[in-house]
Predicted 3D model of a 265-nucleotide RNA (Bacterial large signal recognition particle RNA) from a Thermoanaerobacterales bacterium. It matches the Rfam family "Bacterial large signal recognition particle RNA". Rfam classes the family as a non-coding RNA gene. A reference for the family is Rosenblad et al. (2009), "Kinship in the SRP RNA family", RNA Biol. The sequence was found by an Rfam model in a public genome assembly. Taxonomically the source falls in Thermoanaerobacterales (Bacteria, Bacillati, Bacillota, Clostridia). Its mean pLDDT, the model's own confidence on a scale to 100, is 76.
RNA sequence: CCGUGCUAGACGGGGAGGUAGCGGUGCCCUGUACCCACAAUCCGCUAUAGUGGGGUCGAAUUCCUUUCUGAGGUCUUUAUCUUGUGGGGUCUGACUCCAGCAAGUAGUGACGAAGGCUGGGUCCUGCGCAAUGAAAACUUUCGAACCCCGUCAGGUCCGGGAGGAAGCAGCGGUAAGGGAGCCCUUUCAUGUGCCGUGGGGAAACCUGGCCCGAGCUAACUACUGGAGUAACGCCCGGAGGAUGGGAUCGACGGAGGGUGCACGG
Numbered sequence: 001c002c003g004u005g006c007u008a009g010a011c012g013g014g015g016a017g018g019u020a021g022c023g024g025u026g027c028c029c030u031g032u033a034c035c036c037a038c039a040a041u042c043c044g045c046u047a048u049a050g051u052g053g054g055g056u057c058g059a060a061u062u063c064c065u066u067u068c069u070g071a072g073g074u075c076u077u078u079a080u081c082u083u084g085u086g087g088g089g090u091c092u093g094a095c096u097c098c099a100g101c102a103a104g105u106a107g108u109g110a111c112g113a114a115g116g117c118u119g120g121g122u123c124c125u126g127c128g129c130a131a132u133g134a135a136a137a138c139u140u141u142c143g144a145a146c147c148c149c150g151u152c153a154g155g156u157c158c159g160g161g162a163g164g165a166a167g168c169a170g171c172g173g174u175a176a177g178g179g180a181g182c183c184c185u186u187u188c189a190u191g192u193g194c195c196g197u198g199g200g201g202a203a204a205c206c207u208g209g210c211c212c213g214a215g216c217u218a219a220c221u222a223c224u225g226g227a228g229u230a231a232c233g234c235c236c237g238g239a240g241g242a243u244g245g246g247a248u249c250g251a252c253g254g255a256g257g258g259u260g261c262a263c264g265g
Stems, first nucleotide, its partner, number of pairs: 001265006009057003012030004020046005034054005063258006072249006079243005085237004090233001093232001094229007103221003106217003115211008123200006129193002131190006138181005148173004156165003
């Protein structure tokens, strides 16, 4: 130096959680690196820290160790951003309303603004008239078995007879009452009225006449003040997420170092 056979050892690892602690089952990350049984109401151990059984590789690309890198997890923090949530009622924006003002817009004005004087209307009230409603009168129609009228067939009664009497039904008319109409007439009533007449009237509006001679209105915007609302902005509190910082654990991978035994050639 080579070959053969063994042993140590390896045959995934990590995080959180759980545990007095360690490992496993389970969850998560990485990744492909034996099998069977046990196991979260846990299973098995004791700092030598899974237990029991079986199999493969086996002294090095595979084992041990140092270091670099670093997936990922956990904790914490504050810097920024974001999601939604509880509270506040305003400091300051915002929204709504009220009042003021008259800068702008707009409207109106020498065919005369605003103002002053005067008359009238809208307003209230008395009377009258009209209208409307109701009732009455009036017209018409229906309408009385008998207790309304007229005429009274038949029949009844009186009479010797002539002739008389009462009178039902029917027919005609009428009363009480019902229906319809109502140009005209009368009475009563009123949340009616382009009506007439008289009276009242603080303010407001409209309008006619006269005086005067240039602004007036306040609809919208702006401005000022006040009141309210809590959707947004703002303030306070707490929950979650992302990026960043700190701490901790850390796989895979890279670089380096180290590490047996026996036999034979």